[in-house]
Record summary:
Predicted 3D model of a 129-nucleotide RNA (SAM riboswitch aptamer (S box leader)) from Effusibacillus lacus. The RNAcentral record of the sequence draws on Rfam.

RNA sequence: CUCUUAUCCAGAGCAGGCGGAGGGACUGGCCCGAUGAAGCCCGGCAACCUGAAUCUUUCUCUUGUGCCAAAGAGCACGGGAUGGAUUUGUGGUGCUAAUUCCUGCAGGAAAUUACCUGAAAGAUAAGAG
Numbered sequence: 001c002u003c004u005u006a007u008c009c010a011g012a013g014c015a016g017g018c019g020g021a022g023g024g025a026c027u028g029g030c031c032c033g034a035u036g037a038a039g040c041c042c043g044g045c046a047a048c049c050u051g052a053a054u055c056u057u058u059c060u061c062u063u064g065u066g067c068c069a070a071a072g073a074g075c076a077c078g079g080g081a082u083g084g085a086u087u088u089g090u091g092g093u094g095c096u097a098a099u100u101c102c103u104g105c106a107g108g109a110a111a112u113u114a115c116c117u118g119a120a121a122g123a124u125a126a127g128a129g
Stems, first nucleotide, its partner, number of pairs: 001129008013042001016041003022032003026104001028102002043096003048092002051088006058081004064077004100121001105118004
């Protein structure tokens, strides 16, 4: 950089520190910003991957233990694998104005606008090349 899948109307510092003028991807709007933008650090939010705890599904081990007079079968506990739920927040990201701020294409509704649905584009995570 490309592809696949999932999510994107919730949440998070109104005086934290450094910093100094820009920022909200792009278009057109509309906004934020010297009562201080971007960026960095700290704090916080969330729970995609990972770790942990508890509960649980299915399978399996009996050359693990016990039950059984014994064998077989079975049951309980235990070990292993696997799927799920809840909690936590260990590690890896991510996020921390406004629905992804609205919009850009297609369809519906409508006198026009507002409106509704889907796509595209974009963002993030996980996986693959």